[in-house]
């Protein structure tokens, strides 16, 4: 300096064919035990990496840039 991947909740990942974004762990409350833990049942938590272009309508498709993680020079 050139290639390819990858960036979504606190973590680790899903998200189909473009239609208002989930799991499980984890954190908070409950229930229940003499407690305490597992369990079991409920809440919170996201401008889906920035900017932009498409498009009624973008996590999703396009660009550029950050950031990573591999490879090649």
């Nucleotide at each position: 300096g050139c290639c390819a991947c990858c960036u979504u909740a606190g973590c680790u990942c899903a998200g189909c064919u473009g239609g208002u974004a989930g799991a499980g762990c984890g954190g908070c409350g409950g229930u229940a035990u003499c407690g305490u833990a597992a369990a079991c049942c409920g809440c919170a938590g996201g401008u889906c990496g920035u900017c932009g272009g498409u498009u009624c309508a973008a996590g999703c498709c396009c660009g550029a840039c950050a950031g990573g993680u591999g490879g090649c020079u």
Molecule: transfer RNA
Organism: Candidatus Falkowbacteria bacterium RIFOXYA2_FULL_47_9